[in-house]
About this RNA: This is a predicted structure of a 521-nucleotide part of an RNA (small-subunit ribosomal RNA, 5' domain) from an uncultured bacterium. The full RNA is in RNAcentral, with records from ENA, Greengenes and SILVA. The coordinates come from a structure-prediction model, not an experiment, and the mean pLDDT is 83. Its Rfam family is "Bacterial small subunit ribosomal RNA". Its family is annotated with ribosome and structural constituent of ribosome in the Gene Ontology.

Context: one part of a larger RNA
C1' cells in the first nucleotide's frame, strides 16, 4: 500500500449498479411457497333472476358452473442450508458391467370380454383427527384371453416356450350400424438425445505428546442379489490385507469454478453468481415411481410445542416474508405474473414468494453536487506579535453570471410479440372438412410507473465532514496542567516555557465520506 457479506465512533445532499444472519442447523403466531387437466370417467348443487301457484311449493335458468372423488402426469424440478463428511466426496483425465418418464426418428399392432371400486344413497362409532357395515356406478383405473414382425429364455439351430395395448376429439359421408380421414393419445421393439447409477489413475488440512490396524477382514469356488461390475450378501475353503511413501486414531473442514493479494513464485479464502455433494426437528426404515430412500409424502421411536370430552389426536421456516432468542452485527408480514423459465393442458388458460420490479441500510463500487467570475477601505471580528505589523485572505460584503442535484408545471417510453382471430399459399386426403407447415392483415396483453427521460419555471436560494500536525509522516504556534490530567502504532512525550496532554489560532490529508477495531495478502 491493497482488501472485506465488516462493525463501532463522529458527519450525512442525491443518482446507477451490486450487496445484506458470518452468531443458535437454536424455537418459531400468522400468511403464502404445487399444482393442473372435464379433448380419460361417473355424479353434481345453492344464492340470485324469471314464469306458475291450492302460497304448502313447482318449473325454467344459474349449469353440465361450482365444491367433491376416480384416473393421468407433476409433486425427485424449481427455492433454502452448510450440520455431517479428509470420502471416489470433490477436481481432472480414462473405462465397462447399466438405466432414463417427457422429447426426436424409425418398424410393427392398437381384436374381444370381464370382475370390483371411489363419489353418491342408506347406517353405525367418535369430543376431534377419523374410522366402520349395506346397496349402487364408470373410466386412458384393474383383471385375464387372443395376436407377436421384432423382443425375452431354452436350443441338437431345425425350432420349442413366454410375455402386450385405451381410448378419446374434429371433419365427411351413411336412415342407423358402419366406413374414411386429420389430430392427441396407447402397446411392443430399434436409435438417438438429455440426465443419472458404477469403476478407476492423479491431487485434495493439521498431528507421531496418535504405531500398529483388521475375521466379511483379503483372496477364491459356487449361489443370491441389483438397472448394472463387486464380501454388496450367504455357503464352503485359503490366510491374507493396510502400514515411518504415515496404516489406525485424534482435531478441524462441505469441494471446486473463482475471490483477495502479490512483479511472479506463493500465501490466505471459497460471502454474492455457476458446477457436484450432503442435509430437511433428532434417530431409523421402506412404500409409490423412469427417477426418492421423498424438505412443504408414508411408517416407528426420540425431544419439544399444541388441541382435547382424558378415551385420544396435531405439527416441524435450513421456502418468501415476519417474530422471538443469540450477537459487535445484517432488510418488507410489499406488487406482478407483464417480461424470463417450469408443471399441467389440444388450446385458452390455471399455479408458479422461481423469476421481474419496488421498499429499507453510506455495507461496497461508481457518478454528480454543495456554485463560477471580478471584488483591496487588504473591512469589521479571531490569533499571533519585537506592538510596528503579520495572519485568516479575494476569504467575506459587494457586484455580474450561471441554473447541475434537490422543488414545482407539462409531455412522456423502450421492455410487447409470441398466442388467440380472420385472409391466402403448400403439402396430405376421395373431399375446397378437419388439423398442419408458411405467409399476410388487423387486434390483445406493463408489476415496476406517470418511473427512466425530455421540455419549462423560479432562485446561490436547500446541501461538509472527519482524522491527524515530535520522528517514522504532508502539516506551528499561544494559553492552561506540572511525571498530574492525560497521549501512544513503534520509539516514547508529562516532574512551570510541552511543535507529543487539554483547548484557541492555523496548516496538513481524505471527502458525502473520515477515522478506529478486526481479519488477509
Nucleotide at each position: 500500500g491493497a482488501a472485506u457479506g465488516a462493525a463501532c465512533g463522529c458527519u450525512g445532499g442525491c443518482g446507477g449498479c451490486g450487496u445484506g444472519c458470518u452468531u443458535a442447523a437454536c424455537a418459531c403466531a400468522u400468511g403464502c411457497a404445487a399444482g393442473u387437466c372435464g379433448a380419460g370417467c361417473g355424479a353434481g348443487a345453492a344464492c340470485g333472476u324469471u314464469c306458475c301457484u291450492u302460497c304448502g311449493g313447482g318449473a325454467a335458468u344459474u349449469a353440465g358452473u361450482a365444491c367433491a372423488g376416480c384416473g393421468g402426469c407433476g409433486g425427485a424440478c424449481g427455492g433454502g442450508u452448510g450440520a455431517g463428511u479428509a470420502a471416489c466426496g470433490c477436481g481432472u483425465g480414462a473405462g465397462a458391467a447399466u438405466c432414463u418418464a417427457c422429447c426426436u426418428c424409425u418398424u410393427a399392432g392398437u381384436g374381444a370380454a370381464g370382475a370390483a371400486u371411489a363419489c353418491u344413497c342408506u347406517u353405525g362409532g367418535g369430543a376431534a383427527a377419523c374410522c366402520g357395515a349395506g346397496g349402487u356406478u364408470a373410466a386412458u383405473g384393474c383383471u385375464g384371453c387372443a395376436u407377436a414382425a421384432g423382443c425375452c429364455u431354452c436350443u441338437u439351430c431345425g425350432g420349442a416356450g413366454g410375455g402386450a395395448a385405451a381410448g378419446g376429439u374434429g371433419c365427411c359421408c351413411u336412415a342407423u350400424u358402419u366406413g374414411g380421414u386429420g389430430c392427441c393419445g396407447c402397446u411392443a421393439a430399434g436409435a438417438g438425445a438429455u440426465g443419472a447409477g458404477c469403476u478407476u489413475g492423479c491431487g485434495u488440512a493439521c498431528u507421531a505428546u496418535u504405531a500398529g490396524c483388521u475375521a466379511g477382514u483379503u483372496g477364491g469356488u459356487g449361489g443370491g442379489g441389483u438397472a448394472a461390475g463387486a464380501g454388496c450378501c450367504c455357503a464352503c475353503c485359503a490366510a491374507g490385507g493396510c502400514a515411518a511413501u504415515g496404516a489406525u486414531g485424534g482435531u478441524u473442514a462441505g469441494c471446486c469454478g473463482g475471490c483477495c493479494u502479490g512483479a511472479g513464485a506463493g500465501g490466505g479464502u471459497g460471502a454474492u453468481c455457476g458446477g457436484c455433494c450432503a442435509c430437511a426437528u433428532u434417530g431409523g426404515a421402506a412404500c409409490u415411481g423412469a427417477g426418492a430412500u421423498a424438505c412443504g409424502g408414508u411408517c416407528c421411536a426420540g425431544a419439544c410445542u399444541c388441541c382435547u370430552a382424558c378415551g385420544g389426536g396435531a405439527g416441524g421456516c435450513a421456502g418468501c416474508a415476519g417474530u422471538g432468542a443469540g450477537g459487535a452485527a445484517u432488510u418488507u408480514u410489499g406488487c406482478g405474473c407483464a417480461a424470463u423459465g417450469g408443471g399441467c393442458g389440444a388450446a385458452a388458460g390455471c399455479c408458479u414468494g422461481a423469476c421481474g420490479c419496488a421498499g429499507c441500510g453510506a455495507c461496497g463500487c461508481c457518478g454528480c453536487g454543495u456554485g463560477g467570475g471580478g471584488g483591496a477601505u487588504g473591512a469589521a471580528g479571531g490569533u499571533c506579535u519585537u506592538u510596528u505589523g503579520a495572519u485568516c485572505g479575494u476569504a467575506a460584503a459587494c457586484u455580474c453570471c450561471u441554473g447541475u442535484u434537490a422543488a414545482g408545471u407539462g409531455g412522456g417510453a423502450a421492455g410487447a410479440a409470441a398466442g388467440g382471430u380472420c385472409u391466402g399459399u403448400c403439402a396430405c386426403u376421395a373431399a375446397u372438412a378437419u388439423g398442419g407447415a408458411c405467409a399476410g392483415a388487423a387486434u390483445a396483453u406493463g408489476a415496476c410507473g406517470g418511473u427512466a427521460c425530455c421540455a419549462u419555471u423560479a432562485g446561490a436560494g436547500a446541501a461538509a465532514g472527519c482524522a491527524c500536525c515530535g520522528g517514522c509522516u504532508a502539516a506551528c504556534u499561544u494559553c492552561g496542567u506540572g511525571c498530574c490530567a492525560g497521549c501512544a502504532g513503534c520509539c516514547g512525550c508529562g516532574g512551570u516555557a510541552a511543535u507529543a496532554c487539554g483547548a484557541g489560532g492555523g496548516g496538513u490529508g481524505c471527502a458525502a465520506g473520515c477515522g478506529u477495531u478486526a481479519u488477509u495478502c